[in-house]
RNA sequence: UUGUGAUAAAGGCUCCCCUGUACGAAAGUCAGGUUCGCAAAGCUACCAAUCUAAGUGCUUUAAAGUAUAUGAUAGUGGGGUUACCGGA
Numbered sequence: 001u002u003g004u005g006a007u008a009a010a011g012g013c014u015c016c017c018c019u020g021u022a023c024g025a026a027a028g029u030c031a032g033g034u035u036c037g038c039a040a041a042g043c044u045a046c047c048a049a050u051c052u053a054a055g056u057g058c059u060u061u062a063a064a065g066u067a068u069a070u071g072a073u074a075g076u077g078g079g080g081u082u083a084c085c086g087g088a
Base pairs, nucleotide, nucleotide: 004086005085012038013037017033018032019031020030022029023028036075042081043080044079046078047077048076049073050072051071055068056067057066058065
C1' cells in the first nucleotide's frame, strides 16, 4: 500500500415509533427525541428494483378509475468514490 474484519480499542450512523403553526399533491424529506441494527447503515440517482401520481393522456353525464416520472427510496441490490483501527 492492497486485501481483509476478530470475544480488540477509540469513535460514527440511527430502523420502528413519537413530536412539529416545518417542506411536499403524495411517496417522502428536514429538525428534535428514541435506538432495531450496520465495517462503510459515509457520499453519489449511473443501472436495476420498489414507492408516489401533482401535471399530462385515456375513460366517465359526473364522481371515481386507469397509464405514466420530470418526483422519491443510498437502511432494496449493483456500480462509482472517500475513510478509523489493526489480532489473525

The RNA shown here (c-di-GMP-I riboswitch aptamer) has 88 nucleotides and comes from a Gammaproteobacteria bacterium. The source organism's lineage runs through Bacteria, Pseudomonadati, Pseudomonadota and Gammaproteobacteria. The sequence was found by an Rfam model in a public genome assembly. Of the family's consensus pairs, 91% are formed in the model. The prediction has a mean pLDDT of 85.